About this RNA: The prediction has a mean pLDDT of 88. A computed fold for a 329-nucleotide part of an RNA from uncultured Tenacibaculum sp., annotated as large-subunit ribosomal RNA, domain IV. The sequence was found in a public genome assembly. Taxonomically the source falls in Tenacibaculum (Bacteria, Pseudomonadati, Bacteroidota, Flavobacteriaceae).

Context: one part of a larger RNA
RNA sequence: UCAUGGCUAAGGAACUAGGCAAAAUAGACCUGUAACUUCGGGAGAAAGGUCGCCAGCAGUAAUGCUGGCCGCAGUGAAAAGAUCCAGGCGACUGUUUAUCAAAAACACAGGGCUAUGCUAAAUUGAAAGAUGACGUAUAUGGCCUGACACCUGCCCGGUGCUGGAAGGUUAAGUGGAGGGUUUAGAAGCAAUUCGAAGAUCUAAAAUGAAGCCCCAGUAAACGGCGGCCGUAACUAUAACGGUCCUAAGGUAGCGAAAUUCCUUGUCGGGUAAGUUCCGACCUGCACGAAUGGUGCAACGAUCUGGAUACUGUCUCAGCCAUGAGCUCG
Repeated sequence: UCAUGGCUAAGGAACUAGGCAAAAUAGACCUGUAACUUCGGGAGAAAGGUCGCCAGCAGUAAUGCUGGCCGCAGUGAAAAGAUCCAGGCGACUGUUUAUCAAAAACACAGGGCUAUGCUAAAUUGAAAGAUGACGUAUAUGGCCUGACACCUGCCCGGUGCUGGAAGGUUAAGUGGAGGGUUUAGAAGCAAUUCGAAGAUCUAAAAUGAAGCCCCAGUAAACGGCGGCCGUAACUAUAACGGUCCUAAGGUAGCGAAAUUCCUUGUCGGGUAAGUUCCGACCUGCACGAAUGGUGCAACGAUCUGGAUACUGUCUCAGCCAUGAGCUCG
């Protein structure tokens, strides 16, 4: 000097990113117990009291009552909840990055959409086959949401999906008009020209499914949900009007939010003093309704702010014990 323990005057979070760490609380019995609430909880809420030994009485006893005794201290050691207030997120118990993340992530019961009538759909395999399932739509697969309460608005123009089949477009195939090459032969003095059948190379029209174009439906499918100008008897604002565009122009609810750039927005609360926190306001850069919206009791080794108790976290250090290191031997 370091590590691990123990103690500490006065103060008591002034430490620090943050009460991290430590201290404090603690057992049993009795009393008592708020807001809120899904009436189950919250709750061991909180806040108080008692506990040893001796004698007497009651009692079968456990135990209770009365009186007395001792100590600083009677759950006499050890073991053995700190608590409260407010908010965010996730309903909950659960699961997860074996070895830096346990969470607000995943799952979940509940809700919805969708596929599937059984040789089911789906998955796997080259196939046979297998799983689904020795199940049968109260079943099985896929996708989304995520208890509960109140709800879940408008848009089908785009992209998907489902249905439709009149018309347009459209492959191989079918089809074979026409054309080329070849030549028995014919014509010609010759060059050359014509040229049947057959073979061969091509090839027009016509015919030809799904798909696409097209016509509808569908948003708890992917997704989307405006701008400018004017207007009221102070001012300000605009219930109101005009106009342009759109498939439709964001409804309820919430809102400086896990979302707010400007921003430490403004006002109120808490503090002597508060970029955090809580309650409001609404000017939402860039909330918003199962990519769910808003609440919500209970729950959480969750995150944020405050309070009591408590303390060497600190003011500001000191001492002791054990071990290591260092020096000497």